Predicted 3D model of a 476-nucleotide part of an RNA (small-subunit ribosomal RNA, 3' major domain) from an uncultured prokaryote.
[in-house]
Context: one part of a larger RNA
RNA sequence: UGACGGGGGCCCGCACAAGCGGUGGAGCAUGUGGUUUAAUUCGACAACGCGCGCAGAACCUUACCUGGGCUUGACAUCCCGAUCGUACAUAAGAGAUAUGGGAGUGCCUUCGGGAACCGAGUGACAGGUGCUGCAUGGCUGUCGUCAGCUCGUGUCGUGAGAUGUUGGGUUAAGUCCCGCAACGGGCGCAACCCUUGUCCUUAGUUACCAGCGAUUCGGUCGGGGACUCUAGAGAGACUGCUGGUGUUAAACCGGAGGAAGGCGGGGACGACGUCAAGUCAUCAUGGCCUUUAUGAGUAGGGCUACACACGUGCUACAAUGGUGCGUACAGAGGGAAGCGAAGCCGCGAGGUGGAGCGGAUCUCACAAAGCGCAUCACAGUCCGGAUUGGAGUCUGGAACUCGACUCCAUGAAGUUGGAAUCGCUAGUAAUCGCAAAUCAGCAUGUUGCGGUGAAUACGUUCCCGGGCCUUGUACA
Numbered sequence: 001u002g003a004c005g006g007g008g009g010c011c012c013g014c015a016c017a018a019g020c021g022g023u024g025g026a027g028c029a030u031g032u033g034g035u036u037u038a039a040u041u042c043g044a045c046a047a048c049g050c051g052c053g054c055a056g057a058a059c060c061u062u063a064c065c066u067g068g069g070c071u072u073g074a075c076a077u078c079c080c081g082a083u084c085g086u087a088c089a090u091a092a093g094a095g096a097u098a099u100g101g102g103a104g105u106g107c108c109u110u111c112g113g114g115a116a117c118c119g120a121g122u123g124a125c126a127g128g129u130g131c132u133g134c135a136u137g138g139c140u141g142u143c144g145u146c147a148g149c150u151c152g153u154g155u156c157g158u159g160a161g162a163u164g165u166u167g168g169g170u171u172a173a174g175u176c177c178c179g180c181a182a183c184g185g186g187c188g189c190a191a192c193c194c195u196u197g198u199c200c201u202u203a204g205u206u207a208c209c210a211g212c213g214a215u216u217c218g219g220u221c222g223g224g225g226a227c228u229c230u231a232g233a234g235a236g237a238c239u240g241c242u243g244g245u246g247u248u249a250a251a252c253c254g255g256a257g258g259a260a261g262g263c264g265g266g267g268a269c270g271a272c273g274u275c276a277a278g279u280c281a282u283c284a285u286g287g288c289c290u291u292u293a294u295g296a297g298u299a300g301g302g303c304u305a306c307a308c309a310c311g312u313g314c315u316a317c318a319a320u321g322g323u324g325c326g327u328a329c330a331g332a333g334g335g336a337a338g339c340g341a342a343g344c345c346g347c348g349a350g351g352u353g354g355a356g357c358g359g360a361u362c363u364c365a366c367a368a369a370g371c372g373c374a375u376c377a378c379a380g381u382c383c384g385g386a387u388u389g390g391a392g393u394c395u396g397g398a399a400c401u402c403g404a405c406u407c408c409a410u411g412a413a414g415u416u417g418g419a420a421u422c423g424c425u426a427g428u429a430a431u432c433g434c435a436a437a438u439c440a441g442c443a444u445g446u447u448g449c450g451g452u453g454a455a456u457a458c459g460u461u462c463c464c465g466g467g468c469c470u471u472g473u474a475c476a
Base pairs, nucleotide, nucleotide: 001476002475003473004472005471007470008469009468010467011466012465013464015460016459019424020423021422022421023420026315027314028313029312030311031310032309033308034306035305042053043052064301065300066299067298070295073125077124078123079121080119081118086102088100089099090098092097107114108113127290128289130288131287132286136284137283138279139278140277141275143273148187149186150185151184152183153182154163155162156161167178168177169176193267194266195265196264198235199234201232202231203230204229208224209223212222213221214220238261241255242254243253244252245251317417321376322375323374324373325372326371327370333364334363335362338357339356343352344351345350383414388409389408390407391406392405393404394403430452431451432450433449434448435447436446
């Protein structure tokens, strides 16, 4: 100087407390461990692994296993030759391949040749999702959006170092003020950026419709430029004004005005460093290993197994509900090998159809919870939907291993969950649906979007994590 203390002081955080809803019990989905297997490819493991890499394993992916085949190779350059590509065929084969085979002298050219493609050979070499993340780059997580981390000069100390950065206040903040052997500076904080909340203005189609007319009653048409909205440019918030407190400070508490008030809400943004943290399987890369195989191609299988254990979720156990009928209101997105309307067929998944739309125009697309009426009457039920049988639809070359969905039948467990444990402070929790990426198909996951919309916070004694000061130490 640090680190640590079941030392002290001050302070903060959904850390506790106060509340609301969960997990832990059930069924299923999904990941992991374990076990099994020819293989169940690999990585990730306290917090900070486990719906994680995977924004989507039937084949492919695919790295794993089995079988049958290849060896200058699937891919690149050099040397040589030749026009190449190519239709088709086979009692061959699972395919990769193997065999056969018709026609064919192309393209550019400065006529030297060149480009693409094919073939053989021999070597140089290619190749490796093989090892090492403890050789590395890059990228990322984490403490933590915590308020810290440092430097120059000066001063103090023999020196390691200290001071500044401590102290008194204050702040979300090393934020600012005052004081001070310090005076200044840098990286962080804040601001500048995006978005949202109010207004003004410009513009008016595909959006809008107040007034006027028409109407097939649909902003549909004429029209309008008001309103909504869209998207450009501006205004607005600064403790600016005001009362009090405070040291005449910084600031805090209250008030006015205002759409918004003291960081208005949300996002992006992550200091010096820590964990030899993660990644050699995104990529790049040193070294090592491999080279008729640890490379490359192929078919099938596996990654989907199942006495079990754990994590994360979904659906429930019902009446604030289930069911039936009627009826209302979003936002944000996507669309050309695409979205696909109306109409018709089917109980339905869906089929047919093909208008319109590269889309403020058309379409996906009926939002759901809600509201109104009816029914059920507390039951393992008109709750719950697992499982299983049958019949189908769609995608795809192909749904057996191993897809999603529909209809009929079946109708498990489950009556609110032990110890323990998680999230959340406001348009939040809870609850309700919608969309997108990936994607032929496959979503209870992820990422976004809006609808409805709470309770509680006395407080900081305690648990956890962190910041500053101080103290002890046989630790470095």